The part of an RNA shown here (large-subunit ribosomal RNA, domain VI) has 264 nucleotides and comes from a Candidatus Coatesbacteria bacterium. Rfam family: Bacterial large subunit ribosomal RNA. It was read from a public genome assembly. Its mean pLDDT, the model's own confidence on a scale to 100, is 88.
Context: one part of a larger RNA
RNA sequence: CGUAGGAGACUUGAGAGAAGCUGUCCCUAGUAUGAGAAGACCGGGAUGGACCAACCUCUAGUGUUCCAGUUGUCCCGCCAGGGGCACCGCUGGGUAGCUAUGUUGGGAAGGGAUAAGCGCUGAAAGCAUCUAAGUGCGAAGCCCCCCUCAAGAUUAGGUCUCCCGUGGUUUACCACUAAGGUCACUGGAAGACUACCAGUUUGAUAGGCCGCAGGUGUAAGCACGGCGACGUGUUCAGCCGAGCGGUACUAAUUGACCGAGAGA
Numbered sequence: 001c002g003u004a005g006g007a008g009a010c011u012u013g014a015g016a017g018a019a020g021c022u023g024u025c026c027c028u029a030g031u032a033u034g035a036g037a038a039g040a041c042c043g044g045g046a047u048g049g050a051c052c053a054a055c056c057u058c059u060a061g062u063g064u065u066c067c068a069g070u071u072g073u074c075c076c077g078c079c080a081g082g083g084g085c086a087c088c089g090c091u092g093g094g095u096a097g098c099u100a101u102g103u104u105g106g107g108a109a110g111g112g113a114u115a116a117g118c119g120c121u122g123a124a125a126g127c128a129u130c131u132a133a134g135u136g137c138g139a140a141g142c143c144c145c146c147c148u149c150a151a152g153a154u155u156a157g158g159u160c161u162c163c164c165g166u167g168g169u170u171u172a173c174c175a176c177u178a179a180g181g182u183c184a185c186u187g188g189a190a191g192a193c194u195a196c197c198a199g200u201u202u203g204a205u206a207g208g209c210c211g212c213a214g215g216u217g218u219a220a221g222c223a224c225g226g227c228g229a230c231g232u233g234u235u236c237a238g239c240c241g242a243g244c245g246g247u248a249c250u251a252a253u254u255g256a257c258c259g260a261g262a263g264a
Stems, first nucleotide, its partner, number of pairs: 001152001005163007015149003021049007033038001051106005059100004066093005071086006110144003117137004165176004180258004184200005205251003208247005214240003221234005
């Protein structure tokens, strides 16, 4: 920009994509078969490999500063307690998120038309013949079925709901508005930007605060014990990023702009 008014939802599916794998074991059954050795078809069940997708409850990582320990040095006058630097100084753990090595799921089943092949009926050709007329089966393959995208599918589809005006000028066009939308702002398990989604005081959108979960592992100060290093008590303490809730304390202010008719 188009989809013959302007919007908001929900959809149909032309078409496109993705997927498509397979082992072993058990039962049937030591049955059919076979002198024996051996050993099934058909049918049913179990469990794997590789691959793919989603997810983070579990397991395992990461988690650049969430907690603790600790070395050297400098600083906060000293002690104590802290801070800076040294690969995040090093070490031990670790929430959310992101992950696989983890968890869950998938290939199936079913329908249709077929290939090779197997048939039925059956002439030409009194027989025979699956084929000439007719007709039935038959594959991991083809088309559906399952999953994803999808009306720019210009053949531009469908359903529901909302707005249907005012003025200038009079085919037209212009302005202001309607439903609605955008800008702006607060943000997001959305994201390069854009888009998308949740909100904007009639508010829990983010931050703060409070509570909880969770992590670390028992803070500082004081007291007691010990010559002391240190230990014990207060103390399952203190601190705490992303998680789950609550709460208007802070910030989403005031606002601006866009946006309606060819025809019957």